[in-house]
Context: one part of a larger RNA
RNA sequence: CGUAAGAGACUUGAGAAGAGCUGUCCCUAGUACGAGAGGACCGGGACGGACGAACCUCUGGUGUGCCAGUUGUACCGCCAGGUGCACUGCUGGUUGGCUACGUUCGGCAGGGAUAACCGCUGAAAGCAUCUAAGCGGGAAGCUCGCUUCAAGAUGAGGUCUCUCACCGGGUCAACCGGGUAAGGCCCCCGCCCAGACCAGCGGGUUGAUAGGCCGGAAGUGGAAGCACCGCGAGGUGUGCAGCUGACCGGUACUAACAGGCCGAGGG
Numbered sequence: 001c002g003u004a005a006g007a008g009a010c011u012u013g014a015g016a017a018g019a020g021c022u023g024u025c026c027c028u029a030g031u032a033c034g035a036g037a038g039g040a041c042c043g044g045g046a047c048g049g050a051c052g053a054a055c056c057u058c059u060g061g062u063g064u065g066c067c068a069g070u071u072g073u074a075c076c077g078c079c080a081g082g083u084g085c086a087c088u089g090c091u092g093g094u095u096g097g098c099u100a101c102g103u104u105c106g107g108c109a110g111g112g113a114u115a116a117c118c119g120c121u122g123a124a125a126g127c128a129u130c131u132a133a134g135c136g137g138g139a140a141g142c143u144c145g146c147u148u149c150a151a152g153a154u155g156a157g158g159u160c161u162c163u164c165a166c167c168g169g170g171u172c173a174a175c176c177g178g179g180u181a182a183g184g185c186c187c188c189c190g191c192c193c194a195g196a197c198c199a200g201c202g203g204g205u206u207g208a209u210a211g212g213c214c215g216g217a218a219g220u221g222g223a224a225g226c227a228c229c230g231c232g233a234g235g236u237g238u239g240c241a242g243c244u245g246a247c248c249g250g251u252a253c254u255a256a257c258a259g260g261c262c263g264a265g266g267g
Base pairs, nucleotide, nucleotide: 001152005163006162007161008160009159010158011157015149016148017147018146021049022048023047024046025045026044027043033038051106052105053104054103055102059100060099061098062097066093067092068091069090070089071086072085073084074083075082076081110144111143112142117137118136119135120134164266166178167177168176169175183262184261185260186259187204188203189202190201192200209255210254211253212251213250214249215248216247218244219243220242225238226237227236228235229234
């Protein structure tokens, strides 16, 4: 821009893409078959491999503004307690998130038309013949079925709901200009189940959108200060303490202010 008014939702599916794999063992059955050795079709079940998708309950990984321990050095006047630097100084753990080495699930079943092939009926050609007329069966393949995208599918589809038939000009159903409706956008807040930007999503005081604060979860693992014990290193008590990123709630304290623009009048 189009989809012959303008919007907001929800959809149909032309078409396209994906998926499609396979092993071992058990039962049937040591049966059919076979002199024996050996050893099935059909049908049923169990457990796997590779591949794929989703997820984070579990097990792990990561976890550079979480907690603790610790070395050297510098500084905060000293002690104590801390901070900077040394690969995040090093080490042990670790919430959320993201993940695989983790968990769950998938390939199916079934219908239709067929290939090679197997047939029925059957002439031409008194026989024979699956074929000439006609009718069956028959593949991991084709098609439907499963998953995803999808009406620019210009063949532009459908349903529901909302807005109403304004003002001026005009050569008067065209067209031009203007203010609006429903609605939308800009703008602002968020780094959010989204994300390179954009978009998407949520919110904008009639507000819990983000931060802060409060509570909880979870992590670390017992803070500082003080008291007591010990000559001391240190230990014990106060006290499952103190501290704490993303998680779950609550609360307007801070910031979402103030505003602007677009947008039908229906071939």
Overview: A computed fold for a 267-nucleotide part of an RNA from Blastococcus colisei, annotated as large-subunit ribosomal RNA, domain VI. Its mean pLDDT, the model's own confidence on a scale to 100, is 85. Its Rfam family is "Bacterial large subunit ribosomal RNA".